[in-house]
Context: one part of a larger RNA
RNA sequence: GCCUACGAGUUAUUCCUUGCCAGCGAGGUUAAGUGUUGUUAGACACGGAGCCGAAGCGAAAGCGAGUCUUGAAAGGGCGCUAAGUUGGCAGGGAUAGACGCGAAACCUAGUGAUCUACCCAUGGUCAGGUUGAAGUUUCGGUAACACGAAAUGGAGGACCGAACCGGUAAACGUUGAAAAGUUUUCGGAUGAACUGUGGGUAGGGGUGAAAGGCCAAUCAAACUGGGAAAUAGCUCGUACUCCCCGAAAUGCAUUUAGGUGCAGCCUCGAUUAAGAGUUAUCCAGAGGUAGAGCUACUGAUAGGACGCGAGGGCUUCACCGCCUAUCAAAUCCUGACAAACUCCGAAUGCUGGAUAAUGUUUUUCGAGAGUGAGGGCAUGGGUGCUAAGGUCCGUGUCCGAGAGGGAAAGAACCCAGACCAUCAGCUAAGGUCCCCAAAUGUAUGCUAAGUUGAAGAAAACGCGGUAUGGUUGCAGAGACAGCUAGGAUGUUGGCUUGGAAGCAGCCAUUCAUUUAAAGAGUGCGUAACAGCUCACUAGUCGAGCGACCGUGCAUGGAUAAUAAUCGGGCAUCAAGCAUACUACCGAAGCUAUGGAAUGAUACUUAUGUAUCAUUGGUAGGGGAGCAUUCCAGUCAGCGUCGAAGCAGUAUCGUGAGGUAUUGUGGAGCGUCUGGAAAAGCAAAUGUAGGC
Numbered sequence: 001g002c003c004u005a006c007g008a009g010u011u012a013u014u015c016c017u018u019g020c021c022a023g024c025g026a027g028g029u030u031a032a033g034u035g036u037u038g039u040u041a042g043a044c045a046c047g048g049a050g051c052c053g054a055a056g057c058g059a060a061a062g063c064g065a066g067u068c069u070u071g072a073a074a075g076g077g078c079g080c081u082a083a084g085u086u087g088g089c090a091g092g093g094a095u096a097g098a099c100g101c102g103a104a105a106c107c108u109a110g111u112g113a114u115c116u117a118c119c120c121a122u123g124g125u126c127a128g129g130u131u132g133a134a135g136u137u138u139c140g141g142u143a144a145c146a147c148g149a150a151a152u153g154g155a156g157g158a159c160c161g162a163a164c165c166g167g168u169a170a171a172c173g174u175u176g177a178a179a180a181g182u183u184u185u186c187g188g189a190u191g192a193a194c195u196g197u198g199g200g201u202a203g204g205g206g207u208g209a210a211a212g213g214c215c216a217a218u219c220a221a222a223c224u225g226g227g228a229a230a231u232a233g234c235u236c237g238u239a240c241u242c243c244c245c246g247a248a249a250u251g252c253a254u255u256u257a258g259g260u261g262c263a264g265c266c267u268c269g270a271u272u273a274a275g276a277g278u279u280a281u282c283c284a285g286a287g288g289u290a291g292a293g294c295u296a297c298u299g300a301u302a303g304g305a306c307g308c309g310a311g312g313g314c315u316u317c318a319c320c321g322c323c324u325a326u327c328a329a330a331u332c333c334u335g336a337c338a339a340a341c342u343c344c345g346a347a348u349g350c351u352g353g354a355u356a357a358u359g360u361u362u363u364u365c366g367a368g369a370g371u372g373a374g375g376g377c378a379u380g381g382g383u384g385c386u387a388a389g390g391u392c393c394g395u396g397u398c399c400g401a402g403a404g405g406g407a408a409a410g411a412a413c414c415c416a417g418a419c420c421a422u423c424a425g426c427u428a429a430g431g432u433c434c435c436c437a438a439a440u441g442u443a444u445g446c447u448a449a450g451u452u453g454a455a456g457a458a459a460a461c462g463c464g465g466u467a468u469g470g471u472u473g474c475a476g477a478g479a480c481a482g483c484u485a486g487g488a489u490g491u492u493g494g495c496u497u498g499g500a501a502g503c504a505g506c507c508a509u510u511c512a513u514u515u516a517a518a519g520a521g522u523g524c525g526u527a528a529c530a531g532c533u534c535a536c537u538a539g540u541c542g543a544g545c546g547a548c549c550g551u552g553c554a555u556g557g558a559u560a561a562u563a564a565u566c567g568g569g570c571a572u573c574a575a576g577c578a579u580a581c582u583a584c585c586g587a588a589g590c591u592a593u594g595g596a597a598u599g600a601u602a603c604u605u606a607u608g609u610a611u612c613a614u615u616g617g618u619a620g621g622g623g624a625g626c627a628u629u630c631c632a633g634u635c636a637g638c639g640u641c642g643a644a645g646c647a648g649u650a651u652c653g654u655g656a657g658g659u660a661u662u663g664u665g666g667a668g669c670g671u672c673u674g675g676a677a678a679a680g681c682a683a684a685u686g687u688a689g690g691c
Base pairs, nucleotide, nucleotide: 001691002690003689004688005687006686011096012095013094015093016092017091018090019089020088021087022086023085024084027052028051029050033046034045035044036043037042056063057062066078067077068076069075099237100236102234106227107226108225109224110223111222117201118200119199120198121197122196123195124194125193126191128160129159130158131156135152136151137150138149139148140147164188165187166186169184170183171182172181203219205215206214207213240625241624242623243622244621245620250263251262252261253260254259264371265370266368267367268366269365270364276361277358278357279356280355281354282353283352284351285350291344292342293341298338299337302334303333304332305331309327310326311324312323313322314321374399375398376397377396378395379394380393381392382391383390404415405414406413419595420594421593422592424591425590426589430585431584432583433569434568435567439582441581442580443579444578445577446576452571453570461556462555465553466552467551468550469549470548471547472546473545474544482540483539484538485537486536488513489512490511493507494506495505519534523532524531596615597614598613599612600611601610602609603608626680628677629676630675631674632673633672635670637669638668645664646663647662648661649660650659651658652657
């Protein structure tokens, strides 16, 4: 892991509550017990104790369809004007382990020191080698000591190193040879050493050279039995079918926030049938949002005018006075701001009325729930960074609980709500070169960047890319560009300067003359001149040429982590972009044909037919069934001429499942009507067994 078996809403109660069925009914009902009877279970009769109901109100006395409060015949509170009760069944509650499994823990009574910690008593063990303390002896030495030397001696938590005890490092081992080892290496090895035997200390206790270590492979409180099915607002699991309806993730409160109570939303049963609900139009209302506005308030606010006042300067003995590149009140002009500003002020929405449509969608009561973690998108806002797949509200929608088609792929984006069947048709979104169903469609443009080929990544800024619109200027009296020629004189203007001559700088009636035209000069250049050039003019040439403001498409800006790519292939008068048009494809949508179920209505009455509508669905509510085991009756059922079980085939039923038959098997089993449950397994790291 698979298979088989087992495995979770049960049972009890003089309990509470609601519904259905039945009996009796202003009443209903017996309990224990007793008697009769039967083969047991039981049945019948008696038994009225007790209980519920028929009257309530008040604390009570008490009064009574009323009563209490009160001074009150006022008001108000609770009542009256609706039938109950007993039993059966079903839903729910309460009390019990109460749907099942699951703690860590707590308490109580015991069992453990044969492991291990420490202690007590009594024993045992430590190859071999090394070092050589004190003391002693002899000699030297001293006044005597001291001291020195050589021997002797054999001390030490001394040294090296086996046994023994340990466990430093590494490798191996890691379903091991082993629930802690093996190999190599390493520490101690006469000591606070190691060890045998016997004994002691016990669970909030021991013992501990102290690591919360150890106390029998268990220790921040051992193990075993019991309280005990502790408790678990937590996790997991919770078993056959079909049909109808179908949520919530909100408000208030909570030692409350992942729990719960009440309300909201769902289901079922009654009830309500009108001034009900919903939608549309019209009419009438309340309101202060969007917007707008502010010499209409409160506040904020840019520039200007005027300048109360302040600062600074001057002046004066002082007061006064004068001035100002400063600040600045109030007022005026222009401009402009506000969630907690408003002289104003919508659209929607809301309330009421009328009319129309729809048709029970509405109301009320009772019973059963679940939900009370929501989420995305669009939109009005708060918060945040006008950040977030952020967070908090309002409105709508979808996902949740929704399948199908499109968006390459995707919970909630677009289209569209799946009763079943069909090798029929039409469409939606979206598409029509190939992958891939349908246009290599029509018409007119644009793009040259593979831009692009949608739903996406891209901006400021730059650009004589290209197409197009507008305004304006020049042009056969010849424009624009090119080429040829001129571009002069007063004059080197004046000033300044070492110099300044068109061209360092300053000044300006920057003039005048000759001219086709030529600036007191547009640049380069020189120390200053010179030189080159431009403006301007003529000639040549011969038809369009400039400036500015837009628009479309392109272009640079353009950087990300494993090769790249529009989904891919690929595509350039597109298979790209823009505009218009036609055809086609395309879904579980709609239609067609057949069938099923549910509801309403009508007609009928073996009960069915017709019409219309409906039939996605989690939590959850309701309805109808299938199968299993047992019991009672039934078929005066079936069965060795072959029961159950197992396997195959056929067939019936929407399904759970049923039936027939064949084989196997070898002794029990079924139909129908009822009843009762140890009554259905895929999951619980489920339990046991097998493989």